Predicted 3D model of an 85-nucleotide RNA (c-di-GMP-I riboswitch aptamer). The coordinates come from a structure-prediction model, not an experiment, and the mean pLDDT is 80. It matches the Rfam family "c-di-GMP-I riboswitch aptamer". The family is grouped with related families in Rfam's "c-di-GMP_I riboswitch clan". The sequence was found by an Rfam model in a public genome assembly. Of the family's consensus pairs, 95% are formed in the model.
RNA sequence: UUAACAUAAGGGCAAACUUAAUGAAAAUUAAGGACGCAAAGCCAAGGGUCUAAGGUCGUUAAGACUAUGACAGCCGGUUGCCGCA
Numbered sequence: 001u002u003a004a005c006a007u008a009a010g011g012g013c014a015a016a017c018u019u020a021a022u023g024a025a026a027a028u029u030a031a032g033g034a035c036g037c038a039a040a041g042c043c044a045a046g047g048g049u050c051u052a053a054g055g056u057c058g059u060u061a062a063g064a065c066u067a068u069g070a071c072a073g074c075c076g077g078u079u080g081c082c083g084c085a
Base pairs, nucleotide, nucleotide: 012037013036017032018031019030020029021028022027035073041078042077043076046075047074048071049070050069054066055065056064057063
């Protein structure tokens, strides 16, 4: 230095839930809180999932379809930290 394996130390993130704000909703943000995470860093261009305000269809209504709205803690892509024994 490289590879494999476990894992110590130091640090990192933060599910559910609660409160507040924004939003049509999905959801996001902030504070609290830890289920978990070695990429739970970044990317919504690919697949997938959620929502359906507006729009289209529908005589009206009911309803159906639709992303220009979201999700990276679903897959994927991309960059990358420590490493005692």